[in-house]
Context: one part of a larger RNA
RNA sequence: CCAUAGAUCUCCAGUGGGAAGCGAAGACCCCGUAGAACUUUACUGCAGCUAGUUGUUGUGAUGUGAGUCUGGUUGUGCAGUGUAGGUGGGAGUUGCCAAAGCUUAGACGCUAGUUUAAGUGUAGACACCGAUGAGACACCACCCUUCUAAAUUUUCAUCACUAACCUUGCGCAAGCAAGGGACACCAGUUGGUAGGCAGUUUGGCUGGGGCGGCACCCCGCUGAAAAUGUAUCAGUGGGGCCCAAAGGUCGGCUCAUCCGGUUUAGAAAUCCGGAGUGGAGUGCAAGAGCAAAAGCCGGCCUAACUGUGUUCCCAAGAGUACGGAACGCAGGAGCGAAAGCUUGGUCUAGCGAACCUCUAUGUCCUCCUUGAUGGGGGCUAGAGAUGACAGAAAAGCUAUCUCGGGGAUAACUGAGUUGUCGCGCCCAAGAGCUCAUAUCGACGGCGCGGCUUGCUACUUCGAUGUCGGCUCAUCCUAUCCUGGGCGUGCAGAAGCGUCCAAGGGUGGGGGUGUUCACCCAUUAAAAGGGUUCGUGAGCUGGGUUAAGAACGUUGUGAGACAGUUUGUAUGAUAUCUACUGGAGA
Numbered sequence: 001c002c003a004u005a006g007a008u009c010u011c012c013a014g015u016g017g018g019a020a021g022c023g024a025a026g027a028c029c030c031c032g033u034a035g036a037a038c039u040u041u042a043c044u045g046c047a048g049c050u051a052g053u054u055g056u057u058g059u060g061a062u063g064u065g066a067g068u069c070u071g072g073u074u075g076u077g078c079a080g081u082g083u084a085g086g087u088g089g090g091a092g093u094u095g096c097c098a099a100a101g102c103u104u105a106g107a108c109g110c111u112a113g114u115u116u117a118a119g120u121g122u123a124g125a126c127a128c129c130g131a132u133g134a135g136a137c138a139c140c141a142c143c144c145u146u147c148u149a150a151a152u153u154u155u156c157a158u159c160a161c162u163a164a165c166c167u168u169g170c171g172c173a174a175g176c177a178a179g180g181g182a183c184a185c186c187a188g189u190u191g192g193u194a195g196g197c198a199g200u201u202u203g204g205c206u207g208g209g210g211c212g213g214c215a216c217c218c219c220g221c222u223g224a225a226a227a228u229g230u231a232u233c234a235g236u237g238g239g240g241c242c243c244a245a246a247g248g249u250c251g252g253c254u255c256a257u258c259c260g261g262u263u264u265a266g267a268a269a270u271c272c273g274g275a276g277u278g279g280a281g282u283g284c285a286a287g288a289g290c291a292a293a294a295g296c297c298g299g300c301c302u303a304a305c306u307g308u309g310u311u312c313c314c315a316a317g318a319g320u321a322c323g324g325a326a327c328g329c330a331g332g333a334g335c336g337a338a339a340g341c342u343u344g345g346u347c348u349a350g351c352g353a354a355c356c357u358c359u360a361u362g363u364c365c366u367c368c369u370u371g372a373u374g375g376g377g378g379c380u381a382g383a384g385a386u387g388a389c390a391g392a393a394a395a396g397c398u399a400u401c402u403c404g405g406g407g408a409u410a411a412c413u414g415a416g417u418u419g420u421c422g423c424g425c426c427c428a429a430g431a432g433c434u435c436a437u438a439u440c441g442a443c444g445g446c447g448c449g450g451c452u453u454g455c456u457a458c459u460u461c462g463a464u465g466u467c468g469g470c471u472c473a474u475c476c477u478a479u480c481c482u483g484g485g486c487g488u489g490c491a492g493a494a495g496c497g498u499c500c501a502a503g504g505g506u507g508g509g510g511g512u513g514u515u516c517a518c519c520c521a522u523u524a525a526a527a528g529g530g531u532u533c534g535u536g537a538g539c540u541g542g543g544u545u546a547a548g549a550a551c552g553u554u555g556u557g558a559g560a561c562a563g564u565u566u567g568u569a570u571g572a573u574a575u576c577u578a579c580u581g582g583a584g585a
Base pairs, nucleotide, nucleotide: 008585009584010583011582012581013580014579015578017577018576019575022571029406030405031404032403034402035401036398038396039395042200043199044198045197046196048193049192050191051190052189053188054187055186058161059160060159061158062157063156065154066153067152068151070149071148072147075144085143086142087141088140089139092126093125094124101120102119103118104117105116106115107114108113165180166179167178168177169176170175203216204214205213212233217239218238219237220236221235222234240389241283242345243344247301248300249299250298251297252296253295255279257275258274259273260272261271281290282289284350286348287347288346305331306330307329308328309327310326311325312324313323333342334341335340356384357383358382359381360380362379364378365377366376367375368374414458415456416455417454419453421449422448423447424446425445426444430440431439467542468540469539470538472534473531474530475529476528477527480505481504482503483500484499485498486497487496488495508520509519510518548566549565550564551563552561553560554559
C1' cells in the first nucleotide's frame, strides 16, 4: 500500500423486542345507608273493577217479614170439683137481644178437657163457702206469654205505570214520536279486590363477596405477658329462666367416703359404733365462697314492703342512658329471751328508649258539659317490644344496565410462604436362596427446587390485553438419545444403578378449543423445565367472558346455572431504543 474482518459515527429503507408504549377516571370484583330497568304471595299507596248505602228518585198492585194500635185467643208442678198466667179493684154478674143441657161442624190439646159457629131446648147458670203460698174467665182495669184477624208505617221480592233520567228518529228551535225507565248513568260515602301503576325498602360482621355462621345483648374460666385494662369467624362452657318456697328469721343437726358389727339381706336396702377440712351439698354454666354453715330438718312468718338518699359497676383518657349491686335514713312489719337479722335466692348471667294502648291510686291539677252527674287531658307508679338487644315500619332480580370510588378488596402475572407438588439426602426393619446398601426399601428424620395446587392480599382497578395453537426463538440441567467413566445378583449380547457431560438432536399422525391425557406407526431418542404460565402495537380467535336466541335443570316470577348449543367487534401509529438490509465516513 491492497484485500478482508471487527469497533465507532452519520444517513436511507424496513421489522415491530422494549419504552410494564398510545387510546378509554376497568365493563369483571367489592364498596356507596348512589341510581335506574324489571319481578313478586316485600312494604305502603293509587287508578280500575266490584258490592252495599245515600242523593238524583216518582205512582200503584200482589206476596212476604218487622214495628205500633184495636178486637179476639192461649196459659195442667203437687194438693184441689178442675188445663188456677200476674197485680189491683170488687159483692154481685148474666139470662125473650133466649141460660144450663143435647146434636152437628171447626180450632187448640199435656187425651183431663177448653173454646167458637149453627140448630134444638127451656128457666135458670156462675160467684162468696172447704182445700190452696195466691180466688174466681161472676164482672172491670193494667201487664206478661202463644196464636189469629183488621188498620197503619215500613223492609225485601215480583209485576205494572210514566213524569225525572237515558237512547234513537224528525225538527232551525221550542218540542214531538218510538224504545228503555225509577233501573241505568252521574255524584258522595263505606267495604273487597287490585304489580295495571307509583314511591320505596331489601341490615351488619366477614382473612374479597356470596353460601355458612353469629364471633350483633349478657355471664364464668383460659388466652392476658403476677395491679387495672387488652384483639381474632381464638379455646372451653353457659344465659334470655326457675322457686309462694328453692324467700325471712329462730332452733336443732352434719355431709361424701371408708372401716368394724348386725335376722331374712347378697358387693350394694335399713340399723349401731368409729374415723372423716369437706374428698358432699348449694335450683341451673364455670370460677370464687361456705361446717355448732351459705349444706340438711323443723316452728313461726312475708323484708320478694313503702318513701328517700349516697357510693360503685356498666364506662381503666373525659362523659352518658338502660340495667345491676352495695351502704344508709324514715315509715310500717316479721322472727328471736336478747344481741340482732331481714330492702328476695351465697356472689358474678336471667334484660329493653320515645310514641301508642291498658291498669292502679288521689279532699291532686286542668278543659268541656250538667239540676245532680258525666266525659277528655295531665301528674305518679306498673304492664304490653323492639334478641340486628342505645330500639327505621320493609322482598327479589339485572348478562339491558349506569354513576361515584377502591389495588382499603377478589378473578391473570409478579412477590412472600411451601402445607400440597417435584427432586434429593440420613437411618436401615425387611425383600433380595445366604447377604441391609447389585437392585428395591417400611416406620421415621433432614433438606433442596419454586413447575402444580393452596395460603397471604404486598404491586397493579385515571386498565401491564386473558387460554390454546402458529411463527420466531433464547437459556437451565434434576440428561431421553448421541459421547466418556464406575458398580453390578456385569461370561457375551441385552440390561439395571450411578458419576462427568447441555455440542447437536428430541420428529410424523388421529379425534378433542384444548394445555394435559389417550391411541397409531416410526425412531438413536421421540427428556423435563424457565423466559410477564416467552411471544396478539407478530398472526389466529376454536375455548373462556357481552348483547340476540334455544335446550335441560331450577325459581311463583323477573331471572339463574365452573350445565349445553348457536352467535359476536381484534384499533391506530413508529418519536426514542433495539434489530435487519443498504450507502458513506